Annotation:
This is a predicted structure of a 555-nucleotide part of an RNA (small-subunit ribosomal RNA, 5' domain) from an uncultured prokaryote.
[in-house]
Context: one part of a larger RNA
RNA sequence: GGACGAACGCUGGCGGCGUGCUUAACACAUGCAAGUCGAACGAGGACCAGGAGGUGCUUGCACCACCUGUAACCGAGUGGCGAACGGGUGAGUAACACGUGACCAACCUACCUUCAGGUGAGGGACAACCCGGGGAAACCUGGGCUAAUACCGCAUGACAUCCUGGUGUCGCAUGGCACUUGGAUCAAAGGAGGCCUCUGCUUGCAAGCUUCCGCCUGAAGAGGGGGUCGCGGCGUAUCAGCUUGUUGGUGAGGUAACGGCUCACCAAGGCGAUGACGCGUAGUGGGUCUGAGAGGACGACCCGCCACAUUGGGACUGAGAUACGGCCCAGACUCCUACGGGAGGCAGCAGUGGGGAAUAUUGCGCAAUGGCCGAAAGGCUGACGCAGCGACGCCGCGUGUGGGAGGAAGCCCUUCGGGGUGUAAACCACUGUCAGGGGGGAAGAACCGCGGCCACGAGAAUAUUGUUGGUCGUCCGACGGUACCCCCCAGAGGAAGCACCGGCUAACUCCGUGCCAGCAGCCGGCGGUAAUACGGAGGGUGCAAGCGUUGUUCC
Numbered sequence: 001g002g003a004c005g006a007a008c009g010c011u012g013g014c015g016g017c018g019u020g021c022u023u024a025a026c027a028c029a030u031g032c033a034a035g036u037c038g039a040a041c042g043a044g045g046a047c048c049a050g051g052a053g054g055u056g057c058u059u060g061c062a063c064c065a066c067c068u069g070u071a072a073c074c075g076a077g078u079g080g081c082g083a084a085c086g087g088g089u090g091a092g093u094a095a096c097a098c099g100u101g102a103c104c105a106a107c108c109u110a111c112c113u114u115c116a117g118g119u120g121a122g123g124g125a126c127a128a129c130c131c132g133g134g135g136a137a138a139c140c141u142g143g144g145c146u147a148a149u150a151c152c153g154c155a156u157g158a159c160a161u162c163c164u165g166g167u168g169u170c171g172c173a174u175g176g177c178a179c180u181u182g183g184a185u186c187a188a189a190g191g192a193g194g195c196c197u198c199u200g201c202u203u204g205c206a207a208g209c210u211u212c213c214g215c216c217u218g219a220a221g222a223g224g225g226g227g228u229c230g231c232g233g234c235g236u237a238u239c240a241g242c243u244u245g246u247u248g249g250u251g252a253g254g255u256a257a258c259g260g261c262u263c264a265c266c267a268a269g270g271c272g273a274u275g276a277c278g279c280g281u282a283g284u285g286g287g288u289c290u291g292a293g294a295g296g297a298c299g300a301c302c303c304g305c306c307a308c309a310u311u312g313g314g315a316c317u318g319a320g321a322u323a324c325g326g327c328c329c330a331g332a333c334u335c336c337u338a339c340g341g342g343a344g345g346c347a348g349c350a351g352u353g354g355g356g357a358a359u360a361u362u363g364c365g366c367a368a369u370g371g372c373c374g375a376a377a378g379g380c381u382g383a384c385g386c387a388g389c390g391a392c393g394c395c396g397c398g399u400g401u402g403g404g405a406g407g408a409a410g411c412c413c414u415u416c417g418g419g420g421u422g423u424a425a426a427c428c429a430c431u432g433u434c435a436g437g438g439g440g441g442a443a444g445a446a447c448c449g450c451g452g453c454c455a456c457g458a459g460a461a462u463a464u465u466g467u468u469g470g471u472c473g474u475c476c477g478a479c480g481g482u483a484c485c486c487c488c489c490a491g492a493g494g495a496a497g498c499a500c501c502g503g504c505u506a507a508c509u510c511c512g513u514g515c516c517a518g519c520a521g522c523c524g525g526c527g528g529u530a531a532u533a534c535g536g537a538g539g540g541u542g543c544a545a546g547c548g549u550u551g552u553u554c555c
Base pairs, nucleotide, nucleotide: 001554002553003552004551006550007549008548009547010546013397014396015395016394017393018392019390020389021355026353027352028351030350031349032348035081036080037079040078041077044074045073048069049068050067051066053064054063055062056061057060088308089307090306098232099231100230101229102228103227104226107225108224109223112221113220114219115218116217117216118215119214120154122152123151129144130143131142132141133140134139160185161184162183163182165180166179167178168177169176170175190213191212192211193210194209195208199206200205201204234280235279236278241271242270243269246268247267248266249265250264251263252262253261283305284304285303286302287298288297289296290295310331311330312329313328314327333344334343335342336341361387363386364385365384369383370381371380372379373378400430401429402428403427410421411420412419413418434494436489437488438487439486440485444479449474450473451472452471453470454469455468456466457465458464497543498542499541500540501539502523503522504521508538509537510536511535512534518526519525
């Protein structure tokens, strides 16, 4: 000199963009943070309409319970998809965790895209619901009824999988690939809209046809994931020997898959001063800061990977699990209890206590971007978009401009002549940024949807209708009547401090004090009666909405 997620002191006008628990991975009140689909399914409730009935009476209305129907309005349940993403934190980890390069003749992949083929015929349950029992509650339990795109057989099924034999080809090899004989094994689910010429009946429904959304099998792709190896990057030798599933083999099991991954047997190996093993420290990379560079330090924010979710262990479900807002067991802690037993997990967003030098609102919105569900409308989304707070940082702007001396007053100095503050002020003439008041006023919005028209498809059809595309119109903004700009009003009005002045180092005098009080980064340190070094004042120097100090780091 540079840098900072900074803190502290004094001071503080506005805006934009960023950024904000570095400490206790300490404990957490409260609210919200993952749902969605009625176009998979059956019941229930409410509303509405109709029917017959009862009661009241004002005699055509009100109320009550009952039946039927429409409809997806409501909250449960079955079922599907999602919940493994997104969001947080850095505890652990010195490791194939990360980075980079390669490999898997040793692998998996829901949704998505493309291609090929299929979607036949049946069955039995369980929730919900009803009846009952237990319990303070959480909840548990017996019996009965019922639907499905839930569940289970059957059928069919190849270029799928497996077994067997053969041929060709590739490879060092266990073997791989291609073709082929024979055999075995595995599928499925329906829903919605439209039409009524032909069939049926109740004349608008079924069947049928058609369109859309699905379902099953296989192949490929995209994207994602799993595994293996080489290389790379901390300290310590006051850690020198370490290792028994250890190193290798054979066989078996297990896995999506290779492998001591696990097991039985066999062999006795394997690693190490190029630092094994131990101990300490630490998430890692892109990057950030600094430096001429080499390098050094760091790893906040943003992006990739990893690990973790009160502590330890375990599996289940699933295409996929460290399963943060899933399950089970154990521990610590907190809460409820009728004492029998239960409930909980902010390292999600806010917020609270605590710790600390120190770090924000229990805000608004799904309008945009993105995610999940849905055919869609739409729903959900503390992701995200915004707003709030903090000079915490960077950047921009302002606190006025011009004139103005016989150089006012005050204050300071003085050799008492004068000098300084100082064109500074007053005063005169202007301007009008920002802030203030009033008026006008965006972009972020394009999709989707709805309506019209056109094209395309289905259809015998100019009925009708579907989907896709085009076009026109319409609809949608949290921020917010915000930004920006323009117009008007007012009027220099509301807006300057901080550190320093012995030398390093730009900037000097007076007074007070008298080795005292004090200063101090360093020095031949200053201060013991004229102190440019202490304290005050005047003046000056430097930076400026900041200025200094402290801390850390690089040069």